[in-house]
Context: one part of a larger RNA
Molecule: small-subunit ribosomal RNA, central domain
Organism: Candidatus Devosia symbiotica
């Protein structure tokens, strides 16, 4: 390299969309590029390999033969690839009547609570812990009632429930807008599937600019605690956390399981639709989801098992013994943190 692999042993890109290439439904005609067969010609010699000679044998050499797996002409042959041409609808899309949704964007609203200010009412304590102190109160706190302001998150509903490619999405309304599901089969007629590179999105956290600051709370101050305590508990508190924009591009971005298609017992649960039958509350039946057990089958085992990790096909990405190391240089990209491609020496 081959090969053999990727849920946990090294290994699926974080997700999607799509260039290029790869592979592609039925079905009829045509062509005969690929493909097969046969016929010729080349395929130098030496070299491998088979058989025989010759140097005492071997090495070694000499003759003979196969071979030289391959192009090149020519003739056929058409099943399957590929071309050209038509036809189809089972795949893909449209259409058309229904349906659920925290699926997104922007605008406005509304309680509870937390703190905060101001007014009462009222006194000596409050806080906090394992126990305490630091805090905070007689300048009147905590408690309590009234009235205000400001941010922020959305209790019950609420569910291995829904949405969405992922990340993620949750109070209410309006307003735009994306996608999925059934039913109907009216139109197109392979228009599909993947995706090297590229492109867009992409939690927290972190940057830059301006705003915002209730609660929370790295850093950091005290207080404990302990032999120490640069920590768990406390008391504070500053970036952050929240907004506009404009950057980062990483996560145990986990289903640690790329995507897409066909097959291959079943049993119970749920969330959408649709068909049937009925005792109107149930049965059954079917499609697309979402979860729990289990057959065959797989699997080193645990386990998976019609949401496959079974049984086949397409295409991409990735892996090759442990550290060195996801480092180092070097490139790119980024304001910068860094990110991203990606080694070797030595070593076990």
């Nucleotide at each position: 390299c081959u090969g053999g692999g990727c849920g946990u042993a090294a290994a699926g890109c974080g997700c999607a969309c799509g260039u290029a290439g790869g592979c592609g439904g039925a079905u009829u005609g045509g062509u005969c590029a690929g493909u097969u067969a046969g016929a010729g010609g080349u395929g130098a010699a030496a070299u491998c390999c088979c058989g025989a000679a010759g140097c005492u044998u071997a090495a070694c050499u000499u003759c003979g033969g196969a071979a030289c797996u391959a192009c090149c002409u020519u003739u056929a042959a058409u099943a399957c690839u590929g071309c050209c041409a038509g036809u189809c609808u089972a795949g893909a899309g449209u259409c058309c009547g229904g349906a659920a949704g925290a699926g997104g964007u922007a605008a406005g609203u509304g309680g509870a609570a937390c703190u905060c200010c101001u007014a009462g009412u009222g006194u000596a304590g409050a806080g906090g812990u394992g126990g305490a102190a630091u805090u905070c109160g007689u300048a009147g706190a905590u408690a309590u009632u009234a009235g205000g302001a400001a941010g922020a998150a959305c209790a019950c509903c609420a569910g291995u429930g829904g949405c969405g490619a992922a990340g993620g999405c949750g109070g209410c309304u309006u307003a735009c807008u994306g996608g999925u599901c059934c039913g109907g089969u009216a139109c197109u007629g392979a228009c599909g599937c993947u995706g090297a590179g590229g492109u867009g999105c992409g939690a927290a956290a972190g940057c830059g600019u301006g705003g915002g600051g209730a609660g929370c709370a790295a850093a950091c101050a005290g207080g404990a605690u302990u032999a120490g305590a640069u920590a768990c508990c406390c008391u504070g508190g500053u970036a952050g956390u929240c907004c506009a924009c404009g950057c980062c591009g990483u996560a145990a971005a986990c289903u640690a399981u790329g995507a897409g298609a066909g097959c291959u017992a079943g049993c119970c649960g749920u969330u959408g639709g649709g068909g049937g039958g009925u005792u109107u509350a149930c049965c059954u039946c079917u499609c697309a989801g979402u979860g729990g057990c289990g057959c065959a089958g797989c699997u080193a085992a645990c386990g998976c098992a019609u949401u496959a990790a079974g049984c086949u096909c397409u295409c991409c990405g990735c892996c090759u013994g442990g550290g060195g190391a996801g480092u180092a240089c070097g490139g790119u990209c980024g304001c910068a943190a860094g990110a991203u491609u990606a080694a070797a020496a030595c070593u076990c």